Notes
Predicted 3D model of a 71-nucleotide RNA (transfer RNA) from Halovulum marinum. NCBI's taxonomy places the organism under Bacteria, Pseudomonadati, Alphaproteobacteria, Rhodobacterales, Halovulum. The coordinates come from a structure-prediction model, not an experiment, and the mean pLDDT is 81.

């Protein structure tokens, strides 16, 4: 330098144009000898900037960051 991946709640992970969904942590209740189990409710996320589009996590362009392959 040049191609090619990939970047979603705190952590994993699902979602190939039409309500951002699940586990696990966390919070509150409630059970309960107990802050453990179990059960029900809640809060939490799309890497950044622009474009397409009546609508973009999803489709483009570029940045930025990790990885990989070539020289």
């Nucleotide at each position: 330098u040049g191609c090619c991946c990939g970047a979603u709640c705190g952590u994993c992970u699902a979602g190939u144009g039409g309500u951002a969904g699940g586990a696990c942590a966390c919070c509150u209740g409630a059970u309960u000898u107990u802050g453990g189990c179990u059960c029900a409710g809640g809060c939490a996320g799309c890497u950044g900037u622009g474009g397409u589009u009546c609508g973009a996590a999803u489709c483009c362009a570029c940045a930025u960051c990790g990885g990989g392959c070539a020289u």